Small-subunit ribosomal RNA, central domain from an uncultured organism, 344 nucleotides, folded computationally. Its Rfam family is "Bacterial small subunit ribosomal RNA". Model confidence (mean pLDDT): 89 of 100.
Context: one part of a larger RNA
RNA sequence: UUGGGCGUAAAGGGCGCGUAGGCGGGAUGCUAAGUCUGAGGUGAAAGUUUGCGGCUUAACCGUAGAAUUGCCUUGGAUACUGGCAUUCUUGAGUUCGGGAGAGGGAAGUGGAAUUCCUGGUGUAGCGGUGAAAUGCGUAGAUAUCAGGAAGAACAUCGGUGGCGAAGGCGGCUUCCUGGACCGAUACUGACGCUGAUGCGCGAAAGCGUGGGGAGCAAACAGGAUUAGAUACCCUGGUAGUCCACGCUGUAAACGAUGGGUACUAGGUGUUGGGAUUUAUCUCGGCGCCGGAGCAAACGCAUUAAGUACCCCGCCUGGGGAGUACGAUCGCAAGAUUGAAACUC
Numbered sequence: 001u002u003g004g005g006c007g008u009a010a011a012g013g014g015c016g017c018g019u020a021g022g023c024g025g026g027a028u029g030c031u032a033a034g035u036c037u038g039a040g041g042u043g044a045a046a047g048u049u050u051g052c053g054g055c056u057u058a059a060c061c062g063u064a065g066a067a068u069u070g071c072c073u074u075g076g077a078u079a080c081u082g083g084c085a086u087u088c089u090u091g092a093g094u095u096c097g098g099g100a101g102a103g104g105g106a107a108g109u110g111g112a113a114u115u116c117c118u119g120g121u122g123u124a125g126c127g128g129u130g131a132a133a134u135g136c137g138u139a140g141a142u143a144u145c146a147g148g149a150a151g152a153a154c155a156u157c158g159g160u161g162g163c164g165a166a167g168g169c170g171g172c173u174u175c176c177u178g179g180a181c182c183g184a185u186a187c188u189g190a191c192g193c194u195g196a197u198g199c200g201c202g203a204a205a206g207c208g209u210g211g212g213g214a215g216c217a218a219a220c221a222g223g224a225u226u227a228g229a230u231a232c233c234c235u236g237g238u239a240g241u242c243c244a245c246g247c248u249g250u251a252a253a254c255g256a257u258g259g260g261u262a263c264u265a266g267g268u269g270u271u272g273g274g275a276u277u278u279a280u281c282u283c284g285g286c287g288c289c290g291g292a293g294c295a296a297a298c299g300c301a302u303u304a305a306g307u308a309c310c311c312c313g314c315c316u317g318g319g320g321a322g323u324a325c326g327a328u329c330g331c332a333a334g335a336u337u338g339a340a341a342c343u344c
Stems, first nucleotide, its partner, number of pairs: 003316004007298002012312001014201004021194003025088007033081002035077008048066007091191001092188003095184004103177007110154001114150008125136002162169002206247006215241002220236004258311006266289010293300002317344003326337004
C1' cells in the first nucleotide's frame, strides 16, 4: 500500500464560518462523455502458457496456438452517472403570528459579607492547632454599637433545569444584538451536505502598557511537625486574581464518542410550544430505564457505540519523543509541524 479501525486497547481536529474539491431530491426531453456491446487496427521478439515435434531423457531447442487484462478508429444501446433544457415541491430557505432562555456587548444600580479608617462602650486577652508556637493586644486588641471608605463576588430562587458552535454563561434595570423552537400557511424552487488550504472564536495560567488591589494567594519569610520536611498544618505575604487595550492559542478544550441524512420496540420524568372530545395526542430539547441489534467485555441502545450512505480528521508495537533538526508563528514563555540512530 491493500485492508482493518478510532467511547475505555493506537486513533475524532478545542469549536465554528467557509474556498477548492468530493457527494447530492422528483418528472420529461435532448446528448452520448463515463458505462455496455459488435467490428477493424495495434499491442516487436524473447519470456509466460497449451498442443505437437528434435537432441537416448531432462535441462535446452523448434513449430503452431493462446495470453498480452491496454490503446486507437468506427457502428450501435441508453437503464444508471455526467452535460444541456424545461418543470415539480417533499430537502433547504424566506414571510407572518407567538412564547422561552445565566446566549453576546455596553451603561447604570442594589443588598449581605469581608477588610480598613474614625468615634463610643469595655478590659485582658485574642487568634490559631491534633497539641502548640510564630503573630496581634494595656500606645487598649478580640467583642460590641454608630458612621465612613474600598474592591471583589452575587446566598436563597437553583433544578436530574435553561441558553450557547465550542470555550463558556447566574443580583437587578435599561439600551444594542445573535441563534433556536412552536403555529400558520403565502412565496423562492435543490438554492443542499461536507469541507483540504484559509479566516475567526477559544478556560486557566502566562506576557506587554496603563489603572486597580478588599478577600484569597504561587514565590518568599517565620512558627510547628519530622530522623530530615526545601511539604502536608499555622501566622504573615508579593506577583497574580479585577478593569481597559494588545499578545499567547494551549487543557482530562471530555460524552475521552467529527458533521449530515434516512431507517430500526417501548416505559418513565422534566423543560419550551401547539392541539384537545381535558382519557390524551403532537413538535423541539434535556435525563433515567430497557428490547432487537451491536460490543473483547464494560456497556451503547430513536440524544446509538444499531442498520446504511456522503464528506472531513486521525491511527498502524513499546521506549527514544511530542524530543532533535529545519521551517512558520510569538515580546518572551513557548506553540504548530515533526523524524532518526539506538533499544526491547